A computed fold for a 355-nucleotide RNA from a Pseudomonadota bacterium, annotated as Bacterial RNase P class A. It matches the Rfam family "Bacterial RNase P class A". The family's RNA type in Rfam is ribozyme. The organism belongs to Pseudomonadota, within Bacteria. It is recorded under the gene name rnpB. The sequence is in RNAcentral, with records from ENA.
RNA sequence: GGAGUUGGUCAGGCAGUCGCUUCAUUUCGUUAUGAAAUGGGGAGGAAAGUCCGGGCUCCACAGGGCAGGGUGCCAGGUAACGCCUGGGCGGCGCGAGCCGACGGAAAGUGCCACAGAAAAUAUACCGCCUGACUUCGUCAGGUAAGGGUGAAAUGGUGCGGUAAGAGCGCACCGCGCGACUGGCAACAGUCGUGGCAGGGUAAACCCCACCCGGAGCAAGACCGAAUAGGGAUCCGAUGGUGUGGCCCGCGCCGGAUCCGGGUAGGUUGCUUGAGGCGUCCGGCGACGGACGUCCCAGAUGAAUGGCUGCUGCUGAGAAAUUAGACAGAACCCGGCUUAUCGACCGACUCCUCGU
Numbered sequence: 001g002g003a004g005u006u007g008g009u010c011a012g013g014c015a016g017u018c019g020c021u022u023c024a025u026u027u028c029g030u031u032a033u034g035a036a037a038u039g040g041g042g043a044g045g046a047a048a049g050u051c052c053g054g055g056c057u058c059c060a061c062a063g064g065g066c067a068g069g070g071u072g073c074c075a076g077g078u079a080a081c082g083c084c085u086g087g088g089c090g091g092c093g094c095g096a097g098c099c100g101a102c103g104g105a106a107a108g109u110g111c112c113a114c115a116g117a118a119a120a121u122a123u124a125c126c127g128c129c130u131g132a133c134u135u136c137g138u139c140a141g142g143u144a145a146g147g148g149u150g151a152a153a154u155g156g157u158g159c160g161g162u163a164a165g166a167g168c169g170c171a172c173c174g175c176g177c178g179a180c181u182g183g184c185a186a187c188a189g190u191c192g193u194g195g196c197a198g199g200g201u202a203a204a205c206c207c208c209a210c211c212c213g214g215a216g217c218a219a220g221a222c223c224g225a226a227u228a229g230g231g232a233u234c235c236g237a238u239g240g241u242g243u244g245g246c247c248c249g250c251g252c253c254g255g256a257u258c259c260g261g262g263u264a265g266g267u268u269g270c271u272u273g274a275g276g277c278g279u280c281c282g283g284c285g286a287c288g289g290a291c292g293u294c295c296c297a298g299a300u301g302a303a304u305g306g307c308u309g310c311u312g313c314u315g316a317g318a319a320a321u322u323a324g325a326c327a328g329a330a331c332c333c334g335g336c337u338u339a340u341c342g343a344c345c346g347a348c349u350c351c352u353c354g355u
Stems, first nucleotide, its partner, number of pairs: 001351010012311007020042009044326001048337002051335005056216004063248004068212005073087005088102001089100004103207002108205002110201003125147002127143007155173006174196001175194008220268004230259006239253004275294008313324004
């Protein structure tokens, strides 16, 4: 100097002017809605997707089981999770790093197209060896080391042995079983033993371990108003019904369908929290604890803005000038995923050159 990997921060700034909304205090005033003054606040890193987990509300006094669903290496964190942290194993990368739908194939079933002799009740196309014969080929027997097909060919490499070969035997590797050592563990290593059940696939069915009521702020609560205390049909205590399905239990005494009529207004829930920030302590870390400090949107057809001047960064342009991403709260919080113009700070890796 170049090329990368990874963590964090910001999301233009300042000033003027006009306007919107909410909270607090004071004054005036209304049936109610209000008006004025002063002061404080007013869209995000994803507010998005509604994919997970909860807080909260109701069913509701609400239990057990089956089916069903979710997760899937180990140890921790957390209110909890399918999330995060650390570690193990596997894969990719020269590397920093990144990814993993990561329990079980010796419980069972299924599948592995085509090609190929053959993909499981395993087998012989070419070839190799032996023998016989009607000798340039045929038949019989042996073989799976060599070649071919394929994603994958029934453990791999080497040596010996053999008519030619083959774990046939041996050494090493692989695999199964056992013991020991290290580690909380997943696992790793060492030693011994056995010629050794042909592989893959569970993001196929399945088996195993753990977890799981439901519905949702349009939940729910209160106030006010209106209507038709309507009509028809079915089941009806051996019944009906009760927030996913079925059964048992438990509770209540009615329930379901269709036609027709009325209302849909206001208040609340509604923002003080598993809250933010700072310092110290513990921990590899996620995170936890202590002390201090702050209050940071609460709208309801939908506020959080418009204009002007100066200025910051990036791109284009000779200059004047011009453009600037993804995108907007609606009960709240913790995550994940997706979209995205840029700027700044830190750590680490590789390549080249010079000293």